[in-house]
Small-subunit ribosomal RNA from an uncultured Desulfobacteraceae bacterium, 1506 nucleotides, folded computationally.
RNA sequence: GAGUUUGAUCCUGGCUCAGAGUGAACGCUGGCGGCGUGCUUAACACAUGCAAGUCGCACGAGAACGCUUCUGCUUGCAGAGGCUAGUAAAGUGGCGCACGGGUGAGUAACACGUGGGUAAUCUACCCUUGAAUCGGGGAUAACAUUGCGAAAGCGAUGCUAAUACCGGAUGACAUCAUUUUAUCUUCGGAUUGAAUGAUCAAAGGUGGCCUCUUCAUGAAAGCUACUGUUUGAGGAUGAGCCCGCGCCCCAUUAGCUAGUUGGUAGGGUAACGGCCUACCAAGGCGACGAUGGGUAGCUGGUCUGAGAGGAUGAUCAGCCACACUGGAACUGGUACACGGUCCAGACUCCUACGGGAGGCAGCAGUGAGGAAUUUUGCGCAAUGGGCGAAAGCCUGACGCAGCAACGCCGCGUGAGUGAUGAAGGCCUUCGGGUCGUAAAGCUCUGUCAAGUGGGAAGAACCUGCGGGAUGCCAAUACCAUCUUGCACUGACGGUACCACUGAAGGAAGCACCGGCUAACUCCGUGCCAGCAGCCGCGGUAAUACGGGGGGUGCAAGCGUUACUCGGAAUCAUUGGGCGUAAAGGGCGCGCAGGCGGCCUGGUAAGUCAGAUGUGAAAGCCCGGGGCUCAACCCCGGAAGUGCAUUUGAUACUGCUGGGCUUGAGUAUGGGAGAGGGAAGUGGAAUUCCUGGUGUAGAGGUGAAAUUCGUAGAUAUCAGGAGGAACACCGGUGGCGAAGGCGACUUCCUGGACCAAUACUGACGCUGAGGCGCGAAGGCGUGGGGAGCAAACAGGAUUAGAUACCCUGGUAGUCCACGCAGUAAACGUUGUUCACUAGGUGAAAGCGGGUAUUGACCCCUGCUGUGCCGAAGCUAACGCAUUAAGUGAACCGCCUGGGAAGUACGGCCGCAAGGUUAAAACUCAAAGGAAUUGACGGGGGCCCGCACAAGCGGUGGAGCAUGUGGUUUAAUUCGACGCAACGCGAAGAACCUUACCUGGAUUUGACAUCCCGGGAAUCCUGUUGAAAGACAGGAGUGCCCUUCGGGGAGCCCGGUGGCAGGUGCUGCAUGGCUGUCGUCAGCUCGUGUCGUGAGAUGUUGGGUUAAGUCCCGCAACGAGCGCAACCCUCGUCGCUAGUUACAAGUGUCUAGCGAGACCGCUGGUCUUAAACCAGAGGAAGGUGAGGAUGAUGUCAAGUCAGCAUGGCCUUUAUAUCCAGGGCUACACACACGCUACAAUGGUCAGUACAAUGGGCAGCCAAACCGCGAGGUGGAGCGAAUCUCAUCAAAGCUGAUCGUAGUUCAGAUUGCAGGCUGCAACUCGCCUGCAUGAAGCCGGAGUUGCUAGUAAACGCAGGUCAGCAUUACUGCGUUGAAUACGUUCCCGGGCCUUGUACACACCGCCCGUCACGUCAUGGAAGUUGGUAACACCUGAAGUCGGUGACCUAACCGCAAGGGAGGAGCUGCCUAGGGUGGGGCUGAUGACUGGGACGAAGUCGUAACAAGG
Repeated sequence: GAGUUUGAUCCUGGCUCAGAGUGAACGCUGGCGGCGUGCUUAACACAUGCAAGUCGCACGAGAACGCUUCUGCUUGCAGAGGCUAGUAAAGUGGCGCACGGGUGAGUAACACGUGGGUAAUCUACCCUUGAAUCGGGGAUAACAUUGCGAAAGCGAUGCUAAUACCGGAUGACAUCAUUUUAUCUUCGGAUUGAAUGAUCAAAGGUGGCCUCUUCAUGAAAGCUACUGUUUGAGGAUGAGCCCGCGCCCCAUUAGCUAGUUGGUAGGGUAACGGCCUACCAAGGCGACGAUGGGUAGCUGGUCUGAGAGGAUGAUCAGCCACACUGGAACUGGUACACGGUCCAGACUCCUACGGGAGGCAGCAGUGAGGAAUUUUGCGCAAUGGGCGAAAGCCUGACGCAGCAACGCCGCGUGAGUGAUGAAGGCCUUCGGGUCGUAAAGCUCUGUCAAGUGGGAAGAACCUGCGGGAUGCCAAUACCAUCUUGCACUGACGGUACCACUGAAGGAAGCACCGGCUAACUCCGUGCCAGCAGCCGCGGUAAUACGGGGGGUGCAAGCGUUACUCGGAAUCAUUGGGCGUAAAGGGCGCGCAGGCGGCCUGGUAAGUCAGAUGUGAAAGCCCGGGGCUCAACCCCGGAAGUGCAUUUGAUACUGCUGGGCUUGAGUAUGGGAGAGGGAAGUGGAAUUCCUGGUGUAGAGGUGAAAUUCGUAGAUAUCAGGAGGAACACCGGUGGCGAAGGCGACUUCCUGGACCAAUACUGACGCUGAGGCGCGAAGGCGUGGGGAGCAAACAGGAUUAGAUACCCUGGUAGUCCACGCAGUAAACGUUGUUCACUAGGUGAAAGCGGGUAUUGACCCCUGCUGUGCCGAAGCUAACGCAUUAAGUGAACCGCCUGGGAAGUACGGCCGCAAGGUUAAAACUCAAAGGAAUUGACGGGGGCCCGCACAAGCGGUGGAGCAUGUGGUUUAAUUCGACGCAACGCGAAGAACCUUACCUGGAUUUGACAUCCCGGGAAUCCUGUUGAAAGACAGGAGUGCCCUUCGGGGAGCCCGGUGGCAGGUGCUGCAUGGCUGUCGUCAGCUCGUGUCGUGAGAUGUUGGGUUAAGUCCCGCAACGAGCGCAACCCUCGUCGCUAGUUACAAGUGUCUAGCGAGACCGCUGGUCUUAAACCAGAGGAAGGUGAGGAUGAUGUCAAGUCAGCAUGGCCUUUAUAUCCAGGGCUACACACACGCUACAAUGGUCAGUACAAUGGGCAGCCAAACCGCGAGGUGGAGCGAAUCUCAUCAAAGCUGAUCGUAGUUCAGAUUGCAGGCUGCAACUCGCCUGCAUGAAGCCGGAGUUGCUAGUAAACGCAGGUCAGCAUUACUGCGUUGAAUACGUUCCCGGGCCUUGUACACACCGCCCGUCACGUCAUGGAAGUUGGUAACACCUGAAGUCGGUGACCUAACCGCAAGGGAGGAGCUGCCUAGGGUGGGGCUGAUGACUGGGACGAAGUCGUAACAAGG
């Protein structure tokens, strides 16, 4: 920086990603080289080999094999000598083995880091320097002989040497003691000088020489050189000890400590010290975190980061610790010792069972563990180390090589040209696009790899030889040292490097492509398989799964996983917060702590500046250099923010001295107050008791009932009792720190405020712990108890009602004394101080001024308390001198949601419980403020046949039609609340027809292209249900023509492209339609406001049918809607007129106009818009009706009207035919028709319409038939003819007389008619006969406001036929009612609440049931761990003893001295016993928690959530 909470927004806040890194691992892949790195796990166990020896110039002794010489002789044996060889091996002795190498178990510590101290110390080897090195002694290994033992090994006897061991001498500048001088000092002491006394030493070896002495060729003594040895001093190096500071987590670890803290004395150590012992004292540590627990080697550095930080401590380097586990000492300069010793333990191995051996956390290597980490390699050539005089030996340190893409760096896998844009793949809108200059082809180059040839540097020491110089010496010999030349020495390795040869030849993968995040398409799959870092993809068109093509990124690697830092300002020092998001302690007092007014002196701790030392090397950074570059390596510099010492400065802070008054306090005088405590007093009311009056109810509720009452209630009057609370005043008034405080009086008492002076002189602020106070409810003891009232009981309500309502009612409420200690203890705002515009209020308190005194008013100061508001702040809301503004001080608290304020532990409590306070697990959110909608059993305003007022229906009957259901071979399909159900269908006998059964066809019933044939066409036969199959016959047209033929149309046959599909998807679509709704709304541009979503406009005041218009207004305009424009009807005028009875008129027909606009008058309103009334007028406020349907909503309806993407089918889901079905029938629903009758039925007579239709048609007159109808044919393509007498209700008259009827007509029988190829399934009509239910319809529900409802008939479309029960129209007759908007339904605007946004058909809570997971408790069970008490107690140091043993010294000897074995004491590892602590695992059962597709019961919350 991004993604992710929302419909959208801002904020808070978590989760996630992009970066860098790694001792890594895993998956796929893999050409070369250089430089690095490589058991992070089991400090698990280890086979085998190697990793520490060396010195003969310390010492004694000393082979063999082999070669050779000689002798003996039984000629192949024996012996001797020499060489081997003073060699090997072993031994005594010296030095080394305490280094180097490994590991990180332990350790939270002076372990480490840093800086100091050691005046409290040591230091072998090394360097410098002084002195010395005299003279003796006794042993002992090796060896020899011998014993025991399986072995390891252990003895006995005898011999021998030393630089092994032991006396003695000498001895200091050494050490100690005493006396004393001087200097320094941290005052403890140190150093130095002088004197006296005491104590302590040694070892020689090698080479050379003979000047001196002795023997005398030459040796010895001696001399000399080198090297040892001893003793001093100094240095260097290394080490020990001490101190300041720094150094992880847990307080759910708060107290720890008896050698503990100190002293004295002694012991011990190289050395200080309770290090150890005895005695004395009672100290020491700790909230600045002791003690305990957990974790961990520390550092330089490394990784990350802008930095500050955070994480880490592999390789390299410094320090520490450890060496199978535990303990111990010995040796030694140094160890309590990785490749030493002793003991104990565990484990492994050998064994003759008696006893022994061992320690890879050295290098390789093995097993095991694990995701995982290499060769049982070469060499001492280099560097370094040990020993040695040296040669040299040893060196798994080290140098090299091997294995591993484990990391970093470098190189390559070719370069140029090449368009027909090849083939092929993929995609396609079928045109093409893309892979793609990519390939091929042509021209080049030669890195790496391969082969051939050449071929370094790393090498200088040492040593030898030659030359030179110096020292020693008598010496030019010799020896030693220095210098110079030559020679010798390479594991790597025939390696690096170079040249040549041929050859594009041998060398590219991995991940990703929905957003974040660079990169898109096709196919497959169909909430499956799968993906996923987060958000999330997948339910038939998936850029998200799998594959292909293409693309993007990196590249010998690429991804994944794990971990660290970053992003994360998400623990905030730099650099966050706390009104509402997480977060102010309920309130005060106050110890420690933190912070602190003005002036001045001193000091110099903090602070600042300079200097010095240190801050190892390596690393990082800069400069330079070396490998062809780089990685890598080398050299130099800088840095190392730190610590210490020192010199200075003195503004600020600190400390200290002096002063001041403004902070704070005290004194004086006032007034206010429900401030607190105690005692007393009062009236009203409720209840109860007594008495009176009085009678049937009272009470209670939405309505009731339980309840009380004739045993006298309620009501009312009088009296009494008792308890509790204090009406009015009373007020966003007062007081108090908060909780809280309300009748009156008295007493005691706290605080604040005002005024004026005086005094003290910083005495202050905050405040972890601590202490106190602390509503209601609760607990204990004792009282009290009127009213109210948890629990409880009853009555209601309800589906239930463990509630709400009602009647009762106990704790409790009250008092006293204790406990408890929590609240939405809230201003959700800690306390204190200072600063920063104002306005306004009051019935708050006190004071001052003006005015003549007072009251009121006015002005004003301080204190307290409200409202509005500027700047500023805030995510916004809002806060705003009473801050949430600007600053200062101190305290408390927060760090995603849930689990959880829970568990465990501690503390408190009588209990209830409080306080402190987690984790596992789980989610990607949880949340705040504001916005737009939607919704509300929220509010306001308004409208609609919405209600109301009316009229008529429906729901009951029969029938018709549609639907569901059922049935069926099929009962084709669609439509399902309003907005499906007389709907698609404006008409299913066949057809339609899509369905079923059966029979047929396969380029097809239909379209187009190609090939062949034929004119088309017509007729006949057989078979069949038909379709069809088979067969025969007739027949030749049109146009052009070069007369051969060609062309158009049609038919037949064939091939393949294709046709076909009422098959699926209306949730892929177009178009069309329904609905809200003919409701009045829906938007835009610019401007303005807001961080933003958005708002404004469109809200407000009026008005309207209307977002219609007017006024106002940070808005001004505009668009789609409304209205108007269009059609019909109503009035009039004009024009024209057939077919209007002849003529004429127009009332008829059909064209053009006029008319109506609140225009006029009056009133109301804001001089507006408009409304009301009136006049005139055919019509009056939209005149009536129609057409016209904004933005959008319902994934509404339709793939079966049409069109169409995709999918499916292709001898079938296509096509043809026959028959059947769509018409079924227990039942349910919906739209209707006809009725139930007298406002009627029947019969007779009689009157008046309009719209329409008609040539395969309407059909007249006339005749036949009771009738349907038939015959007939005139007229008419229609203002002429016809349907059609044009009609019915109506009117007149007659009859019926309230009945299942002269109502009603279902059903059924018989006989007919019409259409049609055909009326059986399954048409309509007529006549006669039959005569069912039904007597006005429950809950409920529906239409309609005027030419409307209701009633009556007529016409039309569809159509061969079939509907006057459907639909679309037409006219005839022709009402009633509307007070009004409370309520139901729907809608509009404003406002309000919201946890809703799929938007209330929303959201959402808890129990229960099931599954999974983690966790608490639990009788117990079983481990680990550190202590304690007691017992036992190895090895070992130390102490005691030492009757036994003993070479060195003393001693003539005996013996002594000294030492030792042994025994013993203290300490103690380990072991045992015991009771406890802490901690882990497990545990029948049990508690809650989280999650889960769907479940059960209710509906607690969100709206006034009922």

Its mean pLDDT, the model's own confidence on a scale to 100, is 82.